[in-house]
RNA sequence: CCAGAUGGCCGGAUGACCGCCUCUAUUUCGGUAGGGGAGGAAAGUCCGGACUUCACGGGAAAACGGUGCCAGGUAACGCCUGGGCAGAGCGAUCUGACGGAAAGUGCAACAGAGAGAUACCGCCAGCGGCCCUUUCGAGGGUGCGGGUAAGGGUGAAAUGGUGCGGUAAGAGCGCACCGCUCGUCUGGUAACAGACAGGCACGGCAAACCCCACCGGAAGCAAGAUCAAAUAGGGAUCGCGUUGUGCCCGUUUCCAGGCCUGCGAUCCGGGUAGAUUGCUUGAGGGCAAGGGCGACUUUGCUCCCAGAGGAAUGGUCAUCCACCGCGCAAGUGGUGACAAAAUCCGGCUUACAGGCUAUCUGGCAUU
RNA sequence: GAUCGCUUAGCUCAGCCGGUAGAGCAACUGACUUUUAAUCAGUAGGUCGAGAGUUCGAAUCUCUCAGCGAUCACCA
Numbered sequence: 001c002c003a004g005a006u007g008g009c010c011g012g013a014u015g016a017c018c019g020c021c022u023c024u025a026u027u028u029c030g031g032u033a034g035g036g037g038a039g040g041a042a043a044g045u046c047c048g049g050a051c052u053u054c055a056c057g058g059g060a061a062a063a064c065g066g067u068g069c070c071a072g073g074u075a076a077c078g079c080c081u082g083g084g085c086a087g088a089g090c091g092a093u094c095u096g097a098c099g100g101a102a103a104g105u106g107c108a109a110c111a112g113a114g115a116g117a118u119a120c121c122g123c124c125a126g127c128g129g130c131c132c133u134u135u136c137g138a139g140g141g142u143g144c145g146g147g148u149a150a151g152g153g154u155g156a157a158a159u160g161g162u163g164c165g166g167u168a169a170g171a172g173c174g175c176a177c178c179g180c181u182c183g184u185c186u187g188g189u190a191a192c193a194g195a196c197a198g199g200c201a202c203g204g205c206a207a208a209c210c211c212c213a214c215c216g217g218a219a220g221c222a223a224g225a226u227c228a229a230a231u232a233g234g235g236a237u238c239g240c241g242u243u244g245u246g247c248c249c250g251u252u253u254c255c256a257g258g259c260c261u262g263c264g265a266u267c268c269g270g271g272u273a274g275a276u277u278g279c280u281u282g283a284g285g286g287c288a289a290g291g292g293c294g295a296c297u298u299u300g301c302u303c304c305c306a307g308a309g310g311a312a313u314g315g316u317c318a319u320c321c322a323c324c325g326c327g328c329a330a331g332u333g334g335u336g337a338c339a340a341a342a343u344c345c346g347g348c349u350u351a352c353a354g355g356c357u358a359u360c361u362g363g364c365a366u367u
Numbered sequence: 368g369a370u371c372g373c374u375u376a377g378c379u380c381a382g383c384c385g386g387u388a389g390a391g392c393a394a395c396u397g398a399c400u401u402u403u404a405a406u407c408a409g410u411a412g413g414u415c416g417a418g419a420g421u422u423c424g425a426a427u428c429u430c431u432c433a434g435c436g437a438u439c440a441c442c443a
């Protein structure tokens, strides 16, 4: 210098003028002064919590859903950190739903003889059958039965791989190396790694059902709480009316009374519109010191930093910055990534012009 | 703000416990007809919304995005 890897940060700056939302103080109620006013993702609403209501008020199980190497961090997590194993890369480094297939069930189209245990071609002729020859000892043929997974062929996948021995032909049948599994020992908190000895039984799929371990009661600020118009309807008390088509006091008639119905007044409760609250001081931010490889944590000091009505956070000018276009040049024109709070936090995921910075890797050149 | 659902041919929908993507209508061609419609016979048309992953194999299983749609407080 070129090409990369990982982590962190910024994501226009300053000033003037004119506005917008909110809080505090003051006020002669007109205002005036001061403070604050979007993000790293405010987004998607994918996880985990706080908070609230309902349910259960002890625990466990079943069902359903989720998570899944080990250890740690955290309020918690499916997040983060460190480590192990596997894979990719020359490397820095990156990626991984990474428990169990010797508990059981299921699946594997097409091709192929055969897809869970298989004999199509091939190989063999020890043994049984049939045929032929015969010197009667046997030999040859047939491939019906039998043995065989070394070779061919099919497939994504065919029952450890290579070599030597062995055998009728073969085969972990035996041996060497590799692989795998179980056991013992050593190291490590553990996942796991290494060594030794013995053996070759046990194919794949669990983002198929399932088994094992762990976690989870449900809903969500349009949750919930307080105050509370108008209108309609409900209840209680009192007064009036006694018209009655009603009912009851054993039956019939009359009278009186009660109830209901009607009118008026007062009160009560639920609760709509609406208003207030929940609402922003919080698992908060910054700095320093200590602990830890790290995620993170402890202590001390310090700061207060949007909170709403279908919703404020903007506009103009000047100078500078970055990029792009034109121009030999002076200069001139344009643009400013993604996107914008709504109960609040911790994460993940997705979008993002451009720039800064730390550490590291590979290559080239020079010394 | 919160909670759910759906995307398959031009249109409306099947297929969704994995194995070559189908139906009806529409389109096109031919037949019938003087011609059209109807009818009959045939044909074409699909990166199954997009991108990853699991698997030998994905429309189907899993994850992440995109687009579209529905619901919510109180009933007196």
Base pairs, nucleotide, nucleotide: 001363002362003361004360005359006358007357008356009355010354012320013319014318015317016316017315018314020037021036022035023034024033025032026031039338043349044348046347047346048345049344050343051220052219053218054217064216065215066214067213068212069083070082071081072080073079084098085096086095087094088093099211100210104209105208106205107204120152121151122148123147124146127145128144129142130141131140132139133138160178161177162176163175164174165173179200180199183196184195185194186193187192224277225276226275227274234268235267236266237265238264239263240262246259247258248257284303285302286301287300288299289298290297291296321336322335323334324333325332326331368439369438370437371436372435373434374433377392378391379390380389386423394410395409396408397407398406416432417431418430419429420428

Predicted 3D model of RNase P RNA and transfer RNA as a complex of 443 nucleotides. It holds a member of the Rfam family "Bacterial RNase P class A". By type it is a ribozyme. Its mean pLDDT, the model's own confidence on a scale to 100, is 76.